[in-house]
This is a predicted structure of a 72-nucleotide RNA (transfer RNA) from a Conexivisphaerales archaeon. NCBI's taxonomy places the organism under Archaea, Thermoproteati, Nitrososphaerota, Conexivisphaeria, Conexivisphaerales. Its Rfam family is "tRNA".
RNA sequence: GCCCCAGUAGCUCAGUGGUGGAGCACGUGCCUCGUAAGCACGCGGUCGAGGGUUCAAAUCCCUCCUGGGGCU
Numbered sequence: 001g002c003c004c005c006a007g008u009a010g011c012u013c014a015g016u017g018g019u020g021g022a023g024c025a026c027g028u029g030c031c032u033c034g035u036a037a038g039c040a041c042g043c044g045g046u047c048g049a050g051g052g053u054u055c056a057a058a059u060c061c062c063u064c065c066u067g068g069g070g071c072u
Base pairs, nucleotide, nucleotide: 001071002070003069004068005067006066007065010024011023012022013021018055026042027041028040029039030038048064049063050062051061052060
């Protein structure tokens, strides 16, 4: 220098054009003599950045940034 993959909640990850989700974590309540576990509810996100296409973009296109891998 070129090619490929990844970037979504505090963490690990789903979500391939039409209301942004799950588990864990965290908070509150129940339960208990108390704690843990369990149960119920809740808190959480400008979807890496900018632009474009579209009635509508996390999703499609372009550029850039960060991380990983490969080729020379």